[in-house]
RNA sequence: CCAGAUGGCUGGAUGACUGCGCUUAUCUUCGGAUGAGGGAGGAAAGUCCGGGCUCCACACAAGCACGGUGCCGGUUAACGGCCGGCGGGGGCGACCCUAGGGAAAGUGCCACAGAAAGCAAACCGCCUGAGCUUGCUCAGGUAAGGGUGAAAGGGUGCGGUAAGAGCGCACCGCGUCCUUGGCAACAAGGACGGCACGGUAAACCCCACCGGGUGCAAGAUCGAGAAGGACGGCCAGGAACUUCGGGUUCCAAGUGCGCUUGUGCACUGCAGUUCGGGUGUAUCGCGUGAGGCGAUUGGCAACAAUCGUCCCAGAUGAAUAGUCAUCCACUCUUCUUCGGAAGGGGGACAAAACCCGGCUUACAGGCCAUCUGGUCCU
RNA sequence: CGGAGCGUGGCGCAGCCUGGUAGCGCACUUCACUGGGGGUGAAGGGGUCGUAGGUUCAAAUCCUAUCGCUCCGACCA
Numbered sequence: 001c002c003a004g005a006u007g008g009c010u011g012g013a014u015g016a017c018u019g020c021g022c023u024u025a026u027c028u029u030c031g032g033a034u035g036a037g038g039g040a041g042g043a044a045a046g047u048c049c050g051g052g053c054u055c056c057a058c059a060c061a062a063g064c065a066c067g068g069u070g071c072c073g074g075u076u077a078a079c080g081g082c083c084g085g086c087g088g089g090g091g092c093g094a095c096c097c098u099a100g101g102g103a104a105a106g107u108g109c110c111a112c113a114g115a116a117a118g119c120a121a122a123c124c125g126c127c128u129g130a131g132c133u134u135g136c137u138c139a140g141g142u143a144a145g146g147g148u149g150a151a152a153g154g155g156u157g158c159g160g161u162a163a164g165a166g167c168g169c170a171c172c173g174c175g176u177c178c179u180u181g182g183c184a185a186c187a188a189g190g191a192c193g194g195c196a197c198g199g200u201a202a203a204c205c206c207c208a209c210c211g212g213g214u215g216c217a218a219g220a221u222c223g224a225g226a227a228g229g230a231c232g233g234c235c236a237g238g239a240a241c242u243u244c245g246g247g248u249u250c251c252a253a254g255u256g257c258g259c260u261u262g263u264g265c266a267c268u269g270c271a272g273u274u275c276g277g278g279u280g281u282a283u284c285g286c287g288u289g290a291g292g293c294g295a296u297u298g299g300c301a302a303c304a305a306u307c308g309u310c311c312c313a314g315a316u317g318a319a320u321a322g323u324c325a326u327c328c329a330c331u332c333u334u335c336u337u338c339g340g341a342a343g344g345g346g347g348a349c350a351a352a353a354c355c356c357g358g359c360u361u362a363c364a365g366g367c368c369a370u371c372u373g374g375u376c377c378u
Numbered sequence: 379c380g381g382a383g384c385g386u387g388g389c390g391c392a393g394c395c396u397g398g399u400a401g402c403g404c405a406c407u408u409c410a411c412u413g414g415g416g417g418u419g420a421a422g423g424g425g426u427c428g429u430a431g432g433u434u435c436a437a438a439u440c441c442u443a444u445c446g447c448u449c450c451g452a453c454c455a
Stems, first nucleotide, its partner, number of pairs: 001374010012327007020039001022037006041349001045360002048358005053215001055213002066211005071085005086100001087098004101206002106204002108200003123146002125142008154172006173195001174193008219284003222280001228275004233270002237251005253268005277454003291310008328347001330345006379451007388404004398435001406422006428444005
């Protein structure tokens, strides 16, 4: 210098003028005015996970059903997040990717093709024997070769054989057991076994662990106004009346209150769907929090502990902005003495709405650190 | 702000749960019947299953991410 890998920061700057909504102080003619303070993001987004908080339901525990998670260890309020490690895959490398428990508990599926698709099977072929019409037929052996398929019951080589075959041997793979190392996942080594066990669980399922539902339009408080109708579901003591309507009256029963009884008074279907009507879309919830910044200590790290310091948006048709000038990036055109000069365009994704921890996705351009491969020079 | 659903020829839909061949109606094209139109009959064309990635031998279908569209939700009686 070129090509890359990983992690992080930034995301226009300065000034002038004019505005917006919030808090607070003073003044006020109660309408407001003036001063001061602070006023979007790394994703505020998607709403994919986890919590706080809220109301509803519910003795507790266990179990069933349903949903989720899934190598090991750690971290955390919690998580499907993060950190470290293991196994597998990719890259020359820095490094990257990985839903990665169980298929010898059971069930299902494996289309088409193919002889055969999970249980073993034989189309072509190879070999042996017999027959004859002498290149075919029959009987048997075989699974090395061909063919089908995503997949054909270990792979390669040597021996062996009529031809073959884990039939025998070596190496690799696989399984069981043992030893060593490691908290563990797992790794290394040794012995034995001739191979038994195809794939699929982002199919049902089994195992282990986790989970009650609801989302601030949750919920609480105060006030105002209005008009009820229809539909089925569940549960409904008796009698009379009835416009046949859960209408009216009486008795009984229940609940509440006054004071325990007697007794008196008041009240009495429940939960929904739907059409229509009414009302401030008022106040609280609502920002001191698993909070920010800095330092030290422990830890490989995620993270934790201690100390110091700071208070940092709170709207509700919804503020956080607009204009101008200069500069900084970026880019276009023209001229050029190739050093530059002049003029123009023009600022990524996107914006709080109860609050936090993550993940994912979008993002013009600029900057920093560490590392890898290559080339050149010393 | 919160919650739910949908996306398949030009249009409206099925298939998705339980993976293997994308189908139905209308519309379109050609031909026949007719003097012509309409209508009827016969034949035919047309689909990256919104997009991207993954699981699988195999994906419209299962999983993940993303884009677009639609619907529901204040309080009182």
Two RNAs folded together computationally: RNase P RNA and transfer RNA, 455 nucleotides in total. Rfam match: Bacterial RNase P class A. Gene Ontology terms of the family: ribonuclease P activity, dimeric ribonuclease P complex and tRNA processing. It is annotated as a ribozyme.